Record summary: Predicted 3D model of a 329-nucleotide part of an RNA (large-subunit ribosomal RNA, domain IV) from uncultured Aquipluma sp. The coordinates come from a structure-prediction model, not an experiment, and the mean pLDDT is 88. Its Rfam family is "Bacterial large subunit ribosomal RNA". Gene Ontology terms of the family: structural constituent of ribosome and ribosome.
Context: one part of a larger RNA
RNA sequence: CCAUGGCUAAGGAACUAGGCAAAAUCGCCCCGUAACUUCGGGAGAAGGGGCGCCCCGCGCAAGCGGGGCCGCAGUGAAGAGGCCCAGGCGACUGUUUAUCACAAACACAUGGCUAUGCUAAAUCGAAAGAUGAUGUAUAUGGCCUGACACCUGCCCGGUGCUGGAAGGUUAAGAGGGGAUGUCAACCGCAAGGCAAAGCAUUGAAUCGAAGCCCCAGUAAACGGCGGCCGUAACUAUAACGGUCCUAAGGUAGCGAAAUUCCUUGUCGGGUAAGUUCCGACCUGCACGAAUGGUGUAACGAUCUGGGCACUGUCUCAGCCAUGAGCUCG
Numbered sequence: 001c002c003a004u005g006g007c008u009a010a011g012g013a014a015c016u017a018g019g020c021a022a023a024a025u026c027g028c029c030c031c032g033u034a035a036c037u038u039c040g041g042g043a044g045a046a047g048g049g050g051c052g053c054c055c056c057g058c059g060c061a062a063g064c065g066g067g068g069c070c071g072c073a074g075u076g077a078a079g080a081g082g083c084c085c086a087g088g089c090g091a092c093u094g095u096u097u098a099u100c101a102c103a104a105a106c107a108c109a110u111g112g113c114u115a116u117g118c119u120a121a122a123u124c125g126a127a128a129g130a131u132g133a134u135g136u137a138u139a140u141g142g143c144c145u146g147a148c149a150c151c152u153g154c155c156c157g158g159u160g161c162u163g164g165a166a167g168g169u170u171a172a173g174a175g176g177g178g179a180u181g182u183c184a185a186c187c188g189c190a191a192g193g194c195a196a197a198g199c200a201u202u203g204a205a206u207c208g209a210a211g212c213c214c215c216a217g218u219a220a221a222c223g224g225c226g227g228c229c230g231u232a233a234c235u236a237u238a239a240c241g242g243u244c245c246u247a248a249g250g251u252a253g254c255g256a257a258a259u260u261c262c263u264u265g266u267c268g269g270g271u272a273a274g275u276u277c278c279g280a281c282c283u284g285c286a287c288g289a290a291u292g293g294u295g296u297a298a299c300g301a302u303c304u305g306g307g308c309a310c311u312g313u314c315u316c317a318g319c320c321a322u323g324a325g326c327u328c329g
Base pairs, nucleotide, nucleotide: 002323003322004321005320006319007318008317010315011314014313019310027051028050029049030048031047036041038147052069053068054067055066056065057064058063070074082308083307084306085305086304087303088302089300090299094106095105111144112143113142114141115140116139122131123130124129148295149294150293151292153225154224155223158222159221160218161217162216163215164214167213168212169211173207174206178202179201180200181199182198186193187192226244227243228242229241230240253287254284265281266280267279268278269277
């Protein structure tokens, strides 16, 4: 000096990012137990009291009642919940990054949309075949949501999906008007010209499916859900009016929020003092309704704030034990 363990006057979180760590609580019996609640819970809530040994009585016994005795201490050693208040998130039990993350992430019961009529859809496989399923729409696959309660508004213009078929566009293919090459014949003294059939090359019109254009439907499909100006007999504000744009202009609820930049917003509470916390306000930079909205008992090795108890976390350090290092021998 370090590690591990033990003790500590007075104070008791002043430590610190944070009570991290430690301390405290701890068993059994009796009494007693709040808000809230889905009436099951919450709850071991909280908070109190008792616990050894001897004698007597009762009792089959366990034990109960009475009397007495000792110690600082009787679940005499060891082992054995700390508790309360408020809020966020997730309903819950569960699952997870083998080896830095256990969570608010995943899953979940519930709800919804969608596909699928059976040789099902979907998936694997050049195929045979298999899974689905020895199942059959109260079934199976895909996607989203995530107990429960109250609810889930408006927009189909874009993208997607579903349906439609009149018209436009349109592939291979069909079609073959025509064009070109070659060449008999013909013309020409020749060079060459012209050129039927055939062969070869090319090829117009026209016909020609789905798709796309087009017409509808569909948002618990992907998604989206405005601006400016004026107006009330104090002021302020604007129920009201005007105007522009849009597919439609954000409804209920919530709101400085796991979302608020300005911001330590403002007011209230808690503290002597509070960038955190709780309750409000609404000016929502940039909440918002199954990418669910708002609540919510119970639950959580979750996160945040406060309190009681307790303590070497600290004021502020000291001592002891064991082990290591170091110094000396």